[in-house]
Context: one part of a larger RNA
RNA sequence: UUGGGUUUAAAGGGUGCGUAGGCGGGUUAUUAAGUCAGUGGUGAAAGCCGGCAGCUCAACUGUCGAACUGCCAUUGAAACUGAUAGCCUAGAAUCUAGUAGAGGUAGGCGGAAUGUAUCAUGUAGCGGUGAAAUGCUUAGAUAUGAUACAGAACACCAAUUGCGAAAGCAGCUUACUAUGCUAGUAUUGACGCUGAGGCACGAAAGCGUGGGGAUCAAACAGGAUUAGAUACCCUGGUAGUCCACGCUGUAAACGUUGAAUACUCGAUGUUGGCGAUACACAGUCCGCGUCCAAGAGAAAUCGUUAAGUAUUCCACCUGGGGAGUACGCUCGCAAGAGUGAAACUC
Numbered sequence: 001u002u003g004g005g006u007u008u009a010a011a012g013g014g015u016g017c018g019u020a021g022g023c024g025g026g027u028u029a030u031u032a033a034g035u036c037a038g039u040g041g042u043g044a045a046a047g048c049c050g051g052c053a054g055c056u057c058a059a060c061u062g063u064c065g066a067a068c069u070g071c072c073a074u075u076g077a078a079a080c081u082g083a084u085a086g087c088c089u090a091g092a093a094u095c096u097a098g099u100a101g102a103g104g105u106a107g108g109c110g111g112a113a114u115g116u117a118u119c120a121u122g123u124a125g126c127g128g129u130g131a132a133a134u135g136c137u138u139a140g141a142u143a144u145g146a147u148a149c150a151g152a153a154c155a156c157c158a159a160u161u162g163c164g165a166a167a168g169c170a171g172c173u174u175a176c177u178a179u180g181c182u183a184g185u186a187u188u189g190a191c192g193c194u195g196a197g198g199c200a201c202g203a204a205a206g207c208g209u210g211g212g213g214a215u216c217a218a219a220c221a222g223g224a225u226u227a228g229a230u231a232c233c234c235u236g237g238u239a240g241u242c243c244a245c246g247c248u249g250u251a252a253a254c255g256u257u258g259a260a261u262a263c264u265c266g267a268u269g270u271u272g273g274c275g276a277u278a279c280a281c282a283g284u285c286c287g288c289g290u291c292c293a294a295g296a297g298a299a300a301u302c303g304u305u306a307a308g309u310a311u312u313c314c315a316c317c318u319g320g321g322g323a324g325u326a327c328g329c330u331c332g333c334a335a336g337a338g339u340g341a342a343a344c345u346c
Stems, first nucleotide, its partner, number of pairs: 003318004007300002012314001014201004021194003025088007033081002035077008049065006091191001092188003095184006103177007110154001114150008125136002162169002206247006216240001220236004258313006266291005272285003295302002319346003328339004
């Protein structure tokens, strides 16, 4: 490289938007670049392959043929691909009318709990554990009540629910804003799919500057346990956890399953629409689940939300270790991230 693969054996990029490129619906006409056919030229010789011949055979050699899968020119064909010019509506987008939601951003408000402070009642313990101790407490704790303040998170509703490209999103409310779905078939008329580079978003932890600091809690301290205990358990406790702005750019970023389109039995539950007078019933569309036919699979299992049957495009894999390391380069304030070997060894 070809081939074969990528749920779990090596292997799907964290996710989207999109440039180049690749691929692309129906129909008519023209063209003839690709494509196909004919003819001509060229494709040195030797070699390879086949026939025959010469050395006693063979190697070797001679001769004839074929081949040289190619290139050029020319004459045609017009189905397919391309190009050009029209037309179409099944893809795509728009519009109108409904409808759905923890989608996003910014502001306002709320109650429970927790902690602290002050006051009151009240007296000897509280707390914690397997059992204890450290700790708190007669300078009056714990408990109960009242008041105030602070920060963070939003019980019940709550669901195998919903929304979002993913990360993720949940008290109530206001403003702004994005999206899906359904119905109508009104408009445009292939405007599409994928997407190397690129750009944007991207949990937690971490970093910078400035705030904030209730809870919890790396580090740290003490008490236990233990042979030891740099742990598990307990008492404390600082970064951090929260906010604003800026970086970082990684995760078991997982459905360990890339995106798109078409096709291939059914059963059952359910969110949101549509249709229907309707809470019966049953139909239909987009989702979210469970179980199975065919089929697939090494099996587990998957099975109209495919891992089935096919097509297009991208990404990735090629024995284990060395190693996601070294070196170089790019990015970063740093931590580090991205790219990414070899010797050697089994």